[in-house]
Context: one part of a larger RNA
RNA sequence: UGACGGGGGCCCGCACAAGCGGUGGAACAUGUGGUUUAAUUCGAUGGUACGCGAGGAACCUUACCUGGGCUUAAAUGUAGUAUGACAGAUUGGGAAACCAGUUCUUCCUUCGGGACAUAUUGCAAGGUGCUGCAUGGUUGUCGUCAGCUCGUGCCGUAAGGUGUAGGGUUAAGUCCCCUAACGAGCGCAACCCCAGCCGUUAGUUGCCAGCGAGUAAUGUCGGGCACUCUAGCGGGACUGCCACUGUAAGGUGUGAGGAAGGCGGGGAUGAGGUCAAAUCAGCACGGCCCUUAUGUCCAGGGCUACACACGUGUUACAAUGGCCACUACAGCGAGCAGCCAACCCGCGAGGGCGAGCGAAUCUUAAACAGUGGUCACAGUUCGGAUUGGAGUCUGCAACUCGACUCCAUGAAGCUGGAAUCGCUAGUAAUCGCGCAUCAGCCAUGGCGCGGUGAAUACGUUCCCGGGCCUUGUACA
Repeated sequence: UGACGGGGGCCCGCACAAGCGGUGGAACAUGUGGUUUAAUUCGAUGGUACGCGAGGAACCUUACCUGGGCUUAAAUGUAGUAUGACAGAUUGGGAAACCAGUUCUUCCUUCGGGACAUAUUGCAAGGUGCUGCAUGGUUGUCGUCAGCUCGUGCCGUAAGGUGUAGGGUUAAGUCCCCUAACGAGCGCAACCCCAGCCGUUAGUUGCCAGCGAGUAAUGUCGGGCACUCUAGCGGGACUGCCACUGUAAGGUGUGAGGAAGGCGGGGAUGAGGUCAAAUCAGCACGGCCCUUAUGUCCAGGGCUACACACGUGUUACAAUGGCCACUACAGCGAGCAGCCAACCCGCGAGGGCGAGCGAAUCUUAAACAGUGGUCACAGUUCGGAUUGGAGUCUGCAACUCGACUCCAUGAAGCUGGAAUCGCUAGUAAUCGCGCAUCAGCCAUGGCGCGGUGAAUACGUUCCCGGGCCUUGUACA
């Protein structure tokens, strides 16, 4: 100087407390361990691995296994040699890859050759093989915590200290006062984006107040750009004003005004460092290793196994509910090998026919809720696993191993031990919708979007994590 303490002081955080909803019990989905296997490819492992890499494992992917092939090879360049083609079509063998055969066969030319292609030889390949403890780059975490440093000066023999401490204040090393310190940098804050209010510019594909036309009905048409909206530019919030308080910074107020009030809400933004943290399998790269194989092509299988254990979820155990009928209201988005209206067929998944739309124009397109009815506390009209049968769709192909539909079947489960997680407001809870990946989909996942919409916070003694000061130490 740090680190540590079941030392002290001060302070903060859904850290506790106060509340609401879960997890831990059930079934299933998914990941992991273990076991099994020819293989169940590899990585990630306290917090900071375990719906993680994977934003799509039937083939492909694919790296694994079994079997069958190739050896300059899948690509490109260069030098030499040979051929005139190669490709295509076709025959045989084969699971395919591939092997063997048949047929059809170039261009320019100064006739030397050249272009192009194939075969072959040489040189350069290839490796998801190892090492993340050789590395770059990227990332997680402490932590959006308030810290981390420098120049000059001063103090100390030096390591180092001071500044950065003290008194206040703040979300903040934020600011103020004091001061052997005076200044400065990286962080904080602000500048950026989104939503909330207003103005202005603009008016189609959006809108419709007034005027006119038309329809069974609809901004449907003329017209208009007022309003909504769209999308560019501005304004607006600063403790600015008032009162109280304080030396100041600041604090308090059911104060005024205001759409918004004291950082107004959310996002992006992550200092110096820590964990030899993660990744050689995104990529790059040093070294090592393989070279008729650890390279490469193909078929089939596996990654989907199953006594079990754990994590994360979904659906439930019901009446604040289930079922049936009727009837409203979104936003973010996406769309041509696409989204698919209307109509017809089918109980349905879906099929047929067929408009519109590369989209503010067309399409996808809501649910909970509301109104009415029924069920009466039961393993039930709860719950839907499992299984049997019949189908639909995608795709070369759904046996291993797809999703969905219909009929039948109807399992466990009656609110979950010890323990444990999230959340402070348009939040939790609850309800649906969209997107990426994608032929299809094992999506209950991920990322977004809107609808309905709470309870509680006395307080900081305790648990956990962190910041500052101080103290002890045989630790570095």
Predicted 3D model of a 476-nucleotide part of an RNA (small-subunit ribosomal RNA, 3' major domain) from a metagenome. The prediction has a mean pLDDT of 81. Its Rfam family is "Bacterial small subunit ribosomal RNA".